[in-house]
RNA sequence: UUCGUGUUACGGGGUCGGUGAAAAUCCGAGCCGGCGGUCACAGUCCGCGACCCACCCACCAGGGUGGCUGAUCUGGUGAAACUCCAGAACCGACGGUCAAAGUCCGGAUGGAAGCAACACGAU
Numbered sequence: 001u002u003c004g005u006g007u008u009a010c011g012g013g014g015u016c017g018g019u020g021a022a023a024a025u026c027c028g029a030g031c032c033g034g035c036g037g038u039c040a041c042a043g044u045c046c047g048c049g050a051c052c053c054a055c056c057c058a059c060c061a062g063g064g065u066g067g068c069u070g071a072u073c074u075g076g077u078g079a080a081a082c083u084c085c086a087g088a089a090c091c092g093a094c095g096g097u098c099a100a101a102g103u104c105c106g107g108a109u110g111g112a113a114g115c116a117a118c119a120c121g122a123u
Stems, first nucleotide, its partner, number of pairs: 002122007010114001015029004030103002032092002034048004043090002052067006072088005094106003
């Protein structure tokens, strides 16, 4: 660091009360927000990853391709903002649980978009 090969490190957050035989799941009030992009900063714009599904490869583990995958508006400032300021909203996989889960437990001391550094080589 323009390209390639390899190595190393990093890479997800969030509660209390009430009722009740029993709830961090109901009611009330809170709290949280991966990664890249975007003339100006994003949980809600564009895209990606993980989870999930199908097919294929494969002894297992796992790999490849495709699919699926939630949610925002108004006003203001400005050259420019669904990204900032003000206000009001909305969304959140799967399995488990003596009562229904974004927040508890679990797959997960996993994986990953990606990010940083180093080494060697090439132009």

FMN riboswitch aptamer (RFN element) from a Microbacteriaceae bacterium, 123 nucleotides, folded computationally.
It was read from a public genome assembly, where an Rfam model found it.
The coordinates come from a structure-prediction model, not an experiment, and the mean pLDDT is 85.
Rfam family: FMN riboswitch aptamer (RFN element). Rfam 15.1 lists 6,230 matches to the family in 5,120 species.